[in-house]
RNA sequence: GUGGAUUUGGUGUAGUGGUAACACGGCCGGUUUGGGACCGGGCGACGGGGGUUCGAUUCCUCCAUUCCGCA
Numbered sequence: 001g002u003g004g005a006u007u008u009g010g011u012g013u014a015g016u017g018g019u020a021a022c023a024c025g026g027c028c029g030g031u032u033u034g035g036g037a038c039c040g041g042g043c044g045a046c047g048g049g050g051g052u053u054c055g056a057u058u059c060c061u062c063c064a065u066u067c068c069g070c071a
Base pairs, nucleotide, nucleotide: 001070002069003068004067005066007064010024011023012022013021018054027041028040029039030038047063048062049061050060051059
C1' cells in the first nucleotide's frame, strides 16, 4: 500500500429496519448482633461524521480503533 473482520452500560455477551435483552459488578432496601449468602427495587451503553428510509444498533459511505491475511 491492499483485502477482510471487530467496535453495544464498569466487565462479559445477545440483538438480521419498529420500546436495546441477559449475567456479573456497583447503588438503595429487606434479612442478620454485624458481615457473607439469599430476596426485592431502581440506575447505567449502540466508536465518530454523513447518507438511504416514515423509522437505522441493523443498510450504504468516510474516518478512527483493535486483530488477521497479502504485498